[in-house]
Context: one part of a larger RNA
Molecule: large-subunit ribosomal RNA, domain II
Organism: bovine gut metagenome
RNA sequence: GCCGGAGAGUUAUUGCUGCAUGCAAGGUUAAACUGUAGAGGUGGAGCCGUAGGGAAACCGAAUCUUAAUAGGGUGUUUAGUAUGUGACAAUAGACCCGAAACGGGUUGAUCUAGACAUGGGCAGGUUGAAGUUAAAGUAACAUUUAAUGGAGGACCGAACCCACUUUCGUUGAAACGACAGGGGAUGACCUGUGUCUAGUGGUGAAAUUCCAAUCGAAAUCCGUGAUAGCUGGUUCUCGUCGAUAUAGUUUUAGGACUAGCGUUGGAUUAUGAAUGUAUGGAGGUAAAGCGCUGACUGACUGAUGGCCCUGUCUCAGGGUACUGAUUUCAAUUAAACUCUGAAUGCCGUACAUUUUACUCCAGCAGUCAGACUGUGGGGGAUAAGCUUCAUAGUCAUGAGGGAAAGAGCCCAGAUCGUUAACUAAGGUCCCUAAAAUAUGCUAAGUGGAAAAGGAUGUUGAAUUUCUUAAACAUCAAGGAUGUUGGCUUAGAAGCAGCCAUCGUUUAAAGAAUGCGUAACAGCUCACUUGUCGAGAAAUUCUGCGCCGAAGAUUCAACGGGGCUUAAGCAUAUUACCGAAGUUACGGGAUUAUUUAUAAUCGGUAGACGAGCGUUGUAUAUAGGUUGAAGGUAGAGUGUGAACACUACUGGACAAUAUACAAGUGAGAAUUCCGGC
Numbered sequence: 001g002c003c004g005g006a007g008a009g010u011u012a013u014u015g016c017u018g019c020a021u022g023c024a025a026g027g028u029u030a031a032a033c034u035g036u037a038g039a040g041g042u043g044g045a046g047c048c049g050u051a052g053g054g055a056a057a058c059c060g061a062a063u064c065u066u067a068a069u070a071g072g073g074u075g076u077u078u079a080g081u082a083u084g085u086g087a088c089a090a091u092a093g094a095c096c097c098g099a100a101a102c103g104g105g106u107u108g109a110u111c112u113a114g115a116c117a118u119g120g121g122c123a124g125g126u127u128g129a130a131g132u133u134a135a136a137g138u139a140a141c142a143u144u145u146a147a148u149g150g151a152g153g154a155c156c157g158a159a160c161c162c163a164c165u166u167u168c169g170u171u172g173a174a175a176c177g178a179c180a181g182g183g184g185a186u187g188a189c190c191u192g193u194g195u196c197u198a199g200u201g202g203u204g205a206a207a208u209u210c211c212a213a214u215c216g217a218a219a220u221c222c223g224u225g226a227u228a229g230c231u232g233g234u235u236c237u238c239g240u241c242g243a244u245a246u247a248g249u250u251u252u253a254g255g256a257c258u259a260g261c262g263u264u265g266g267a268u269u270a271u272g273a274a275u276g277u278a279u280g281g282a283g284g285u286a287a288a289g290c291g292c293u294g295a296c297u298g299a300c301u302g303a304u305g306g307c308c309c310u311g312u313c314u315c316a317g318g319g320u321a322c323u324g325a326u327u328u329c330a331a332u333u334a335a336a337c338u339c340u341g342a343a344u345g346c347c348g349u350a351c352a353u354u355u356u357a358c359u360c361c362a363g364c365a366g367u368c369a370g371a372c373u374g375u376g377g378g379g380g381a382u383a384a385g386c387u388u389c390a391u392a393g394u395c396a397u398g399a400g401g402g403a404a405a406g407a408g409c410c411c412a413g414a415u416c417g418u419u420a421a422c423u424a425a426g427g428u429c430c431c432u433a434a435a436a437u438a439u440g441c442u443a444a445g446u447g448g449a450a451a452a453g454g455a456u457g458u459u460g461a462a463u464u465u466c467u468u469a470a471a472c473a474u475c476a477a478g479g480a481u482g483u484u485g486g487c488u489u490a491g492a493a494g495c496a497g498c499c500a501u502c503g504u505u506u507a508a509a510g511a512a513u514g515c516g517u518a519a520c521a522g523c524u525c526a527c528u529u530g531u532c533g534a535g536a537a538a539u540u541c542u543g544c545g546c547c548g549a550a551g552a553u554u555c556a557a558c559g560g561g562g563c564u565u566a567a568g569c570a571u572a573u574u575a576c577c578g579a580a581g582u583u584a585c586g587g588g589a590u591u592a593u594u595u596a597u598a599a600u601c602g603g604u605a606g607a608c609g610a611g612c613g614u615u616g617u618a619u620a621u622a623g624g625u626u627g628a629a630g631g632u633a634g635a636g637u638g639u640g641a642a643c644a645c646u647a648c649u650g651g652a653c654a655a656u657a658u659a660c661a662a663g664u665g666a667g668a669a670u671u672c673c674g675g676c
Stems, first nucleotide, its partner, number of pairs: 001676006011092005017086007026048003032042003052059002062074004095233002098230001102223006113197009122187001124156003127152001131148006160184003164181002167178002199215001201211002208217001236611006246259005260367002262364006272355010287340001288338002293334003297330003305322001306320006370395010400411003415587004420583003426577003429561003435574007447563001453547002457544002460541007475530004480504003485499003510525001514523002588601006612665001614662008623653001630649005636643002
C1' cells in the first nucleotide's frame, strides 16, 4: 500500500416545548404490601392545578406602598394533570480519537556520575635533577672538573585509555561504527570485584552532564475516559425550503452571547414587495461660486521699518529702482469654505398594474476568517492579486455556453428523458459547428502589448497665398556704385561690437542671409533676367499607419496553421452556427384550487418531511434433507436506499406481515487488528 474485519450524538435524571392518549376543577399515586410472581389489586404520605398581594405579621378578588378612601405596582377574564413519545438544553467522560503536563505510591547506580573497601596492569628506548665519591681549589667555605646516582603530573613509542581530521557508512556490518592518520601512555593514569548516594532527589574538574538506547526533572502503575475555545474523523436513500462571513458586548479578536439573515408548526388575516403616474416632505453631495472662513497670482496704492541727503541736530524736512501693511481692480482655489445647488436615493399619501408576501407566537438552527469585478471615497505613491468603508453583481453554495486554458469577467440559472426546433453571449478560411454582399481605409503582419516626443507615410475636409501678364523647382547670367558709411579698434573694408540704414545706376542688387580672411580677397543668399510650360507653397482639423520599442533554454505579445481589394479595420445589409436558456413531445414529484389545469422542482452550513436495509423481541401466516441460511452467475423490478426470480454450490435452519427495542448502515480519523 491493497483486501477483510472493528470503528464515533449513547444512557440516566431533571427542565422546556411539540404530538398522542386518559380523566378533567380536578389530575395522579411513591415506597411498601399482596399476587398464579406477568398483569392486576391494595396503598392518598406526597406532587401539580384550582388566588393573589406583601420582606413579613397579615389581609384576600384583592393586596402592597402611604397619613390617605388619592395616585401607582402586582393581580382578578379560569384548564389543568398523568402517562407515553419526538426535538433541544442542563448535570454527568456526554459524538469519537489525540496532548504537553499535574499529583500519589513504587522500581531502578548490572549503563553512566562521584565515593568507599580490596586487588590487578603499564614492551622497549631516551634524558640524566638532588645527593654521594674522587681530584683540583680555599685560611676554612665557596667554586670547578670527572665519575657515580636515578628524580620527573620529563621525552620517543607498543599494550591499555581516549576521540582531533578526512573519507566511507547514512532502509549501516553497527540506533554512533570502519579504514587511515591523531592525543595520553608512572599518572589529577587505566582497570576487575564488592559496596554507597534516588527523582520536590542524587551525581557533576560544570556540558543542564549523567542517573539502564529515556532527563530543564527517570521509569512504572494509579488519580484518568485529566483538560483541549485546537486539529482530524463522524457510516443508508429520496424529497421541500435554504443562509452567514454584519452590528453591539466580551482578558475579546481563529471563541462566545443577543440582534440580523434560514427553517418548521400555529395564529391574524391583505397589513408585504416591485413598477408607473400624481402629490407632499427632509437633506447640502456632484457641479458651480468666491458674498463668509482660509489658501494663492499680478497690477494700482505705498502705512510701518530700513537706507541716502539737508538743516536751526536728538527733532524736522526731502529723496529712494529696498521691505510691502491696508484699500481697490483683475485672475485662481478648498474633505474639515458656501451667496447657490442638482440627478439619483430616502420617508409619506392616492390611484393603477404585476406579484406573493408582511406581522405575531412557539420549536430548532447555522453564521461572526469572506473573495473578486464595476462604481463612489479614505489610507498607500490617484503602487499592489494591497488595505478599509459604501453600493450593485457574481463566486462562496452554481452546473451549461463564451473568454485557447480559467472560482469572482460576458451570456445563462441544470426535475428526468429525446441522434427535434429557435435563440443569448460569442462566432461563421482550416484545425472547428456556421457567410456572404456593398463602400471605403491600412502595407505596418499594423491587426496580434505601451507614453512623452518625433517625421515630405497615406485618406478625407477646410483656409490663405502665388500662377499662361508664366508661378514652384532645375539650369545659364547678373547680384553694381558714393563706400573701406560713421564710431570703435593694432586692424573692423556688408559679415567682433555700437549707431545710422540713406542716395545713385538699374531688369535687379540689403550700408547685406550664411560661410570665409589677421584685415582685405574669395564663395553664397536675398533680389532680377533668360530657359522651361501647369500647377505650386503654407497652415489647421481628421481616419488609419511609422519611429520611439532592450532579457535572460528556438519560434512564444493572433490558441495554431495561416491571412494583405483580407481570414485586418470602419460603416451598412441579409443569412447561418451556437447553451443543461426557450420551445416541442413524453415521464415524475410538490403546491394551489375550479379536479382539470396552472405554477414550481441548482444548492454548501442548516431546518423539516417520507422511506430502505441490519440485529433482536412479541403475535400471526407460510416454508425447509423431495435441500434452509450463506456463496457464485445471469440482458429482471423500483426515482433511490434496495428487492425478487432462475441455475449451480451449500448442508440446517429460516422468510413474510404488523408492532416494539436498538451495541443499526463505513472510504477517509499520519484510525485499530489480521492477511498478503